[in-house]
RNA sequence: GCAUUGAUAGCUCAGUAUCAGAGCGCCGGCCUUGUAAGCCAGAGGUCGGGGGUUGAAUUCCCCCUCAUUGCU
Numbered sequence: 001g002c003a004u005u006g007a008u009a010g011c012u013c014a015g016u017a018u019c020a021g022a023g024c025g026c027c028g029g030c031c032u033u034g035u036a037a038g039c040c041a042g043a044g045g046u047c048g049g050g051g052g053u054u055g056a057a058u059u060c061c062c063c064c065u066c067a068u069u070g071c072u
Stems, first nucleotide, its partner, number of pairs: 001071003005067003010024004018055001026042001028040003048064005
């Protein structure tokens, strides 16, 4: 330099156009003599950045940034 895959909650990841979710973690409560485990409830997101298409974009298209893998 060329190509591939990816970027979504604190972490690991789902979500192929029509209200953004799960597990773990975190706050609170129940239970317990107390802790852990278990149960209930809750908070936490400009979906990497910019633009385009569309009635509507995390999703489709273009550019940029970063990372991964391969080739040279």
This is a predicted structure of a 72-nucleotide RNA (transfer RNA) from Limnichthys nitidus. Model confidence (mean pLDDT): 83 of 100. The sequence is in RNAcentral, with records from ENA.